This is a predicted structure of a 409-nucleotide RNA (Bacterial RNase P class A) from a Polyangiaceae bacterium. Taxonomically the source falls in Polyangiaceae (Bacteria, Pseudomonadati, Myxococcota, Polyangiales). It matches the Rfam family "Bacterial RNase P class A". The family's RNA type in Rfam is ribozyme.
[in-house]
């Protein structure tokens, strides 16, 4: 000094003037019968690591008092952590990278279904284009040869070891057999199985016995283990203020009348007319099952209200010490209160100084390679709370640390 990995800090500081919201003031001036308002003063506080994406995961309101199942969705390697969570730590495999470090679709392909285009002989109940190897024919062309006689060239048998197709082709290398061959047999690798060890565990090691054949794809349907209620602060609550109703379907119990039917009678059951008014709403789809509702409910048209106060910040809270843990976090003691707007406040202007980059200078340092002073210039990133918080993800300036290369002493 080039070049990357992931992490940790910090996100310009002080001062003045003005100006903005917002807290304190038994005080001052003013209004009010009070309650209390309004001003001025005086001290204090006011945007972020991401406030952003709205991905997840909750805290808090209402559904609404509480379930069961069926469909729907999520998560998937093991342990621990949290209020939870797809997130965090640590591990274990596997893959990438010289490393530092980074991803991971990480349950299941022997329950089943389906899918691998094209090429290629075949793509998993998967195989013979080219070829190898044995017998047999060789009448005739054609080719080699001194000749017998070999080739081609045709049948019939045997192989799947070699070559080619492909992302992927019936385990891999090696020897040994064989007419050529093939785990046919044999070592080592793989792979199934049990067993020993170490390890809470996922796994790792050790050796033993077999088959020596058993593809990808589940981020394809599925299967398996576990887990889930819905909507959301424009959720909710309160207080002023104002209007205006129409039309259509549906509609229980009780009460009357009146007929049948059993009965000695009481009276009991049933059906029809009136009246009268449980008809229907809720729970994410659906079903089961509960609650509400004793009069009105759905559907539909149209009217009024778009005020104001809360919700609004004391918190699964910050910060420092310390115990325990490899850590994530947790626990003790101690401190501290640090926005609350309401079309949405935190702003403008000056001066110093910081940071970082560039030029110069030094009779400043140093063996050097650079440090350090001073002056000039230039710059200072990505970015605005709106109910809160605990994560991912993105954006992004400086400086430390850490891996590598090279160079100087």
């Nucleotide at each position: 000094g080039c070049a990357g990995c992931g992490g940790g800090u910090c996100a310009g500081a002080c001062g003045a003037u003005c100006g903005c919201c917002g807290g304190u003031g038994a005080g001052u001036g003013c209004c009010g019968c009070g309650a209390g308002g309004c001003a001025a003063c005086a001290c204090g506080g006011g945007a972020g690591g991401a406030a952003a994406g709205u991905c997840c995961g909750a805290a808090c309101u209402c559904c609404a008092a509480a379930g069961g199942g069926c469909a729907g969705g999520g998560u998937g390697c093991c342990g621990g952590g949290u209020a939870a969570c797809u997130c965090c730590c640590g591990g274990u495999g596997a893959a990438g990278g010289u490393g530092a470090c980074u991803u991971c679709g990480a349950g299941g392909a022997a329950a089943g279904u389906g899918c691998c285009a094209c090429a290629g002989a075949a793509a998993a109940c998967a195989g013979a284009c080219c070829g190898c190897c044995g017998g047999g024919c060789c009448g005739a062309c054609c080719c080699c040869u001194u000749g017998a006689g070999g080739g081609c060239g045709c049948c019939c048998g045997g192989c799947a070891a070699g070559g080619g197709u492909g992302a992927a082709a019936a385990g891999g290398u090696g020897g040994a057999g064989u007419a050529a061959g093939a785990g046919c047999c044999c070592a080592c690798c793989g792979c199934g199985c049990a067993c020993u060890c170490g390890g809470c565990a996922a796994c790792g090691a050790g050796g033993g016995c077999g088959g020596c054949a058993u593809g990808g794809c589940a981020a394809a349907c599925c299967c398996c283990a576990c887990c889930c209620g819905g909507a959301g602060c424009a959720a909710g609550g309160c207080c002023a203020a104002g209007c205006a109703g129409g039309a259509a379907g549906c509609g229980a119990a009780g009460c009357g009348c009146c007929c049948g039917c059993a009965g000695c009678a009481a009276u009991g059951c049933g059906a029809g007319c009136g009246u009268g008014g449980c008809a229907g709403g809720g729970c994410g789809g659906c079903c089961c099952g509960c609650c509400c509702a004793a009069a009105g409910c759905u559907u539909u048209c149209g009217g009024g209200u778009u005020g104001g106060c809360u919700g609004c910040c004391g918190g699964a809270g910050g910060c420092g010490c310390u115990c325990a843990g490899c850590a994530a976090u947790g626990g003790g003691c101690g401190u501290c209160c640090u926005a609350g707007a309401g079309g949405a406040a935190u702003g403008a202007u000056c001066g110093u100084c910081g940071c970082u980059g560039g030029u110069g200078a030094a009779u400043g340092g140093g063996u050097g390679a650079c440090c350090u002073u001073c002056a000039c210039c230039a710059c200072c990133a990505c970015a605005g709370a709106a109910u809160u918080c605990g994560g991912c993800u993105u954006a992004u300036g400086a400086c430390c640390c850490c891996u590598g290369c090279g160079g100087c002493c």